Background:
Lysine riboswitch aptamer from Eubacteriaceae bacterium Marseille-Q4139, 169 nucleotides, folded computationally.
[in-house]
RNA sequence: GAAGAUGAUAGAGGCGCAGGCUUCAAGAGUACCAGAGCCGUUUGGCUGACCCGCUGUUUCUGGGAAAGGGGAGACUGCCGAAGGGAUUCAUGCCGGGUCAGGCUGGAUUUCCUGGGCCGACGCAGAAUAUGCGGCGGACUGUCACGUAACGUGGAGCGCUAUCUGUGCU
Numbered sequence: 001g002a003a004g005a006u007g008a009u010a011g012a013g014g015c016g017c018a019g020g021c022u023u024c025a026a027g028a029g030u031a032c033c034a035g036a037g038c039c040g041u042u043u044g045g046c047u048g049a050c051c052c053g054c055u056g057u058u059u060c061u062g063g064g065a066a067a068g069g070g071g072a073g074a075c076u077g078c079c080g081a082a083g084g085g086a087u088u089c090a091u092g093c094c095g096g097g098u099c100a101g102g103c104u105g106g107a108u109u110u111c112c113u114g115g116g117c118c119g120a121c122g123c124a125g126a127a128u129a130u131g132c133g134g135c136g137g138a139c140u141g142u143c144a145c146g147u148a149a150c151g152u153g154g155a156g157c158g159c160u161a162u163c164u165g166u167g168c169u
Base pairs, nucleotide, nucleotide: 001169007163008162009161010160011159014079016078017077018076019075021073022072023071024070032063033062034061035060036059037058039056044055045054046053047100048099049098050097051096052095082113083112084111085110086109088107089106092103093102094101114140115139117137118136119135121133122132123131124130142154143153144152145151146150
């Protein structure tokens, strides 16, 4: 002097991410409550089996929600933001007990996804809302390479800036 591992701090992407709050639609004229009518006395119902417990069904009239899920808004915190799959553990709910099963949200380990948008499909969902998943498409940020106003490829364990600076020449 060149290159520069590692570590630290700061930062960028944009219909960017998450959270609670406010409001709106839907849920739903449903559940439920009151009155009247028909039928019925154990079939059935309460996630499945057994035991126990609770409970009439349906029509009309009047009254009439909420939760989970979602849209919009401002705010707050952020840029593996966050989301998803699998594993293990413990929580709550599905009338009580036992055994299964399902849902919920918390923690652990690990894997996948750069980002949003559009599309068909699958799953969830009351849903044509919406969410999630991999796939396809164009777009976008970024880096590498090349034939360089462009093209190809990669992945956030990335990229940019500053500092640090083992070792090597």
RNAcentral holds the sequence, with entries from Rfam. NCBI's taxonomy places the organism under Bacteria, Bacillati, Bacillota, Eubacteriales, Eubacteriaceae.